A computed fold for a 73-nucleotide RNA from a Nanobdellota archaeon, annotated as transfer RNA. Taxonomically the source falls in Nanobdellota (Archaea, Nanobdellati). The coordinates come from a structure-prediction model, not an experiment, and the mean pLDDT is 81. Rfam family: tRNA. Gene Ontology term of the family: triplet codon-amino acid adaptor activity. It is annotated as a transfer RNA.

RNA sequence: GCCUCUAUAGCUCAGCGGUUAGAGCAUUGGUUUUGUAAACCAAGGGUCGGGGGUUCGAAUCCCUCUAGAGGCU
Numbered sequence: 001g002c003c004u005c006u007a008u009a010g011c012u013c014a015g016c017g018g019u020u021a022g023a024g025c026a027u028u029g030g031u032u033u034u035g036u037a038a039a040c041c042a043a044g045g046g047u048c049g050g051g052g053g054u055u056c057g058a059a060u061c062c063c064u065c066u067a068g069a070g071g072c073u
Base pairs, nucleotide, nucleotide: 001072002071003070004069005068006067007066010025011024012023013022018056027043028042029041030040031039049065050064051063052062053061
């Protein structure tokens, strides 16, 4: 220098261009218990890596940049 992949909640990850962006774990509160853990119920937490474009509509498609992983020279 070139190619491919990844970037979504604190962590691990889902999410056909459409109606409110979700799950598990974690956190907080509650129920239960003599107490703790477990179990159950509930809540909070996201400008979907940055910018631009296409579209009536973009986390999703296109371009570019940034960061990371792998490969080639």